[in-house]
Order: sequence, then structure tokens, then C1' cells
RNA sequence: CAUCGAUAAGGGCAAACCCGGCGUGAGCCGGGGACGCAAAGCCACGGGACUGGGUGCAGCGCACCUGAUCCAGUUAGCCGGGUUGCCGAA
Repeated sequence: CAUCGAUAAGGGCAAACCCGGCGUGAGCCGGGGACGCAAAGCCACGGGACUGGGUGCAGCGCACCUGAUCCAGUUAGCCGGGUUGCCGAA
């Protein structure tokens, strides 16, 4: 240094829920709070899931609804990938 992750050391983050705020919404921000996390630091590149809108398509007799498809988003604590990082036992 790389791999790796310990009943080590110093610590870090913060689920659900509650309060306030933003957003049509998924969700996000701040405070409280801890389920957990060795990257639960960061990045929407691939897949998944979710939200909003369009459709001349499919199902139905129409509408509604659902699916498909297109566009725009959300999710990094869904998985993979990229990238940076504390410590140093086996």
C1' cells in the first nucleotide's frame, strides 16, 4: 500500500414515528428520536420499485379502471457499478 473487517480505539451516520416547512405527488429540508449501518460518505451510469403527465395502442359496448408505451421526476437506508475516506487485530 492492497485485500480484509475485530467483543479493538476514537468516533460518525440516523429507520420508523412526532413537530415545523417545501412539493400535485413519489419524496425532500430543519428539530426531536434510534431501527439499524464498516462507507447508511458522494454520484441517477445499468437494473428494480415508486410519482406526475401524454397517447392515435391493448383489454371493455362507452365511461371508469388496468396494462403497454413515451416524457419528466423520486429513491444511493433496493441491487449492481463508479469514486473518496477513519482505524489496523486475524
Source information: The RNA shown here (c-di-GMP-I riboswitch aptamer) has 90 nucleotides and comes from a Chloroflexota bacterium. Its mean pLDDT, the model's own confidence on a scale to 100, is 87. NCBI's taxonomy places the organism under Bacteria, Bacillati, Chloroflexota.